[in-house]
RNA sequence: UUCUCAGGGCGGGGUGAAACUCCCCACCGGCGGUAAUGGGGUAACCCCAAGCCCGCGAGCGCGGCAUCCGAAGAGUUUGGAUGCGGGUCAGCAGAUCCGGUGCGAUUCCGGAGCCGACGGUCAUAGUCCGGAUGAAAGAGAA
Numbered sequence: 001u002u003c004u005c006a007g008g009g010c011g012g013g014g015u016g017a018a019a020c021u022c023c024c025c026a027c028c029g030g031c032g033g034u035a036a037u038g039g040g041g042u043a044a045c046c047c048c049a050a051g052c053c054c055g056c057g058a059g060c061g062c063g064g065c066a067u068c069c070g071a072a073g074a075g076u077u078u079g080g081a082u083g084c085g086g087g088u089c090a091g092c093a094g095a096u097c098c099g100g101u102g103c104g105a106u107u108c109c110g111g112a113g114c115c116g117a118c119g120g121u122c123a124u125a126g127u128c129c130g131g132a133u134g135a136a137a138g139a140g141a142a
Stems, first nucleotide, its partner, number of pairs: 001142005011025004026127002028116002030056004038048004051114002059092002061089001062086001064084009096112005118130003
């Protein structure tokens, strides 16, 4: 440099005119790092192992540019829509404790908790539909 890959989950019951959106039970967990004594490989040593420990990503926001539409005014100012690009820009971007073992654990064992972009919707969404046959942390191959 090129190519390939790169997200899972609503089943049952209740209420209701209407809910996979509310209530009760249920279900899911991207990527890199860390990994003491957890698991696997005879062993050196290697491999696997965290949603809530440290980071990253997409999304929203923000400010920049362009185009279009509107308002006020005649130098211009200002609101909205769309597209492009910046890449964290003072913003949003979540969430863990208790007990045990141990020199050492928010990672092991036991228990109890908690969290989940934006827009849409006969009714409020982690699980449905949409942007998305997109983008991308990164992984692999040549």
Molecule: FMN riboswitch aptamer (RFN element)
Organism: Ensifer adhaerens